[in-house]
Model confidence (mean pLDDT): 81 of 100. A computed fold for a 78-nucleotide RNA from a Candidatus Bathyarchaeota archaeon, annotated as transfer RNA. It matches the Rfam family "tRNA". Lineage of the source: Archaea > Thermoproteati > Candidatus Bathyarchaeota. The sequence was found in a public genome assembly.
RNA sequence: GGGCCCGUAGCGCAGUCAGGAUAGCGCGGCAGCCUCCUAAGCUGUCGGUCGUGGGUUCGAAUCCCACCGGGCCCGCCA
Numbered sequence: 001g002g003g004c005c006c007g008u009a010g011c012g013c014a015g016u017c018a019g020g021a022u023a024g025c026g027c028g029g030c031a032g033c034c035u036c037c038u039a040a041g042c043u044g045u046c047g048g049u050c051g052u053g054g055g056u057u058c059g060a061a062u063c064c065c066a067c068c069g070g071g072c073c074c075g076c077c078a
Stems, first nucleotide, its partner, number of pairs: 001074007010027004020058001028046006051067005
């Protein structure tokens, strides 16, 4: 330098292919129930610029472009 994959809640991920209104799951935090207490269990609740910017569209996490970060492979130099 070229190609491919990934980036979504504090953490681990789904959703993307094939666009649809309020973006979800588990863990976690907080509060409560239960318990002698804790753990476990149960209920409620909190938590998101969907990497950044732009474009297409009535509508974008999803499609297109550029860039940023991470990973893998190939190539070049030495």